[in-house]
RNA sequence: CUCAUUAUAGCUCAAUGGUUAGAGCACUCGCCUCUCAAGCGAGAGACCUGGGUUUGAUUCCCAGCAGGGUGA
Numbered sequence: 001c002u003c004a005u006u007a008u009a010g011c012u013c014a015a016u017g018g019u020u021a022g023a024g025c026a027c028u029c030g031c032c033u034c035u036c037a038a039g040c041g042a043g044a045g046a047c048c049u050g051g052g053u054u055u056g057a058u059u060c061c062c063a064g065c066a067g068g069g070u071g072a
Stems, first nucleotide, its partner, number of pairs: 001071001003069001005067002010025004018055001027043005048064005
C1' cells in the first nucleotide's frame, strides 16, 4: 500500500428498517440464613465518530478513527 472484516452494558455475545435495544457472568438493594455461600426477587448500566438515504436507522450507504486478519 491492497483486500475483506469487526466495533452494542464492566466482560462475553444477541438483535436482517418499526412500540421501552435483550441474555449470561459481574455490580447494587431486598428476601432467605445464627453468619457466609448457594437460591429467589428487584434495580442501575451500552449502539465507535461524522454525514447521507428513509415516514422511521443499532440495522442500509459513504468517509474517518481504532482492533485483529490476508496479500504484496